[in-house]
A computed fold for a 106-nucleotide RNA from Polynucleobacter antarcticus, annotated as Glycine riboswitch aptamer. The RNAcentral record of the sequence draws on Rfam. The source organism's lineage runs through Bacteria, Pseudomonadati, Betaproteobacteria, Burkholderiales and Polynucleobacter.
RNA sequence: UAAACGCCGUCUGGAGAGUCAUCACUCAGCUGAUGCGCCGAAGGAGCAAAUAUUGGGUUAGUGCCCACAUAUGAAUCUCUCAGGUACCGAGGACAGGGGGAGCGGC
Numbered sequence: 001u002a003a004a005c006g007c008c009g010u011c012u013g014g015a016g017a018g019u020c021a022u023c024a025c026u027c028a029g030c031u032g033a034u035g036c037g038c039c040g041a042a043g044g045a046g047c048a049a050a051u052a053u054u055g056g057g058u059u060a061g062u063g064c065c066c067a068c069a070u071a072u073g074a075a076u077c078u079c080u081c082a083g084g085u086a087c088c089g090a091g092g093a094c095a096g097g098g099g100g101a102g103c104g105g106c
Base pairs, nucleotide, nucleotide: 001105007100008099010097011096012095013094018036020035021034022033023032024031037085038084039083043081044079045078046077050072051071052070053069054067055066056065057064058063
């Protein structure tokens, strides 16, 4: 001892899909359970190109080619385990504001 990236706290914005059916409770509603349908933006899971390795082929050699091979490899893509599915509320990937600590640098 500034900025940027990342981290932590806080404020703000923030979508989608059933007021479904049955049962229980209840004056009713809420709530809970079960079943079917649906959503993707808590979390979770999967992999493309590419790179490397391995094996084989080719070349004098450098290299080049092949492989249902192995490893690494992303998401707002895919899956739908979890979660969610009237309004309200809660949650919410992501984005913005304003702070904090430290790393790094000198």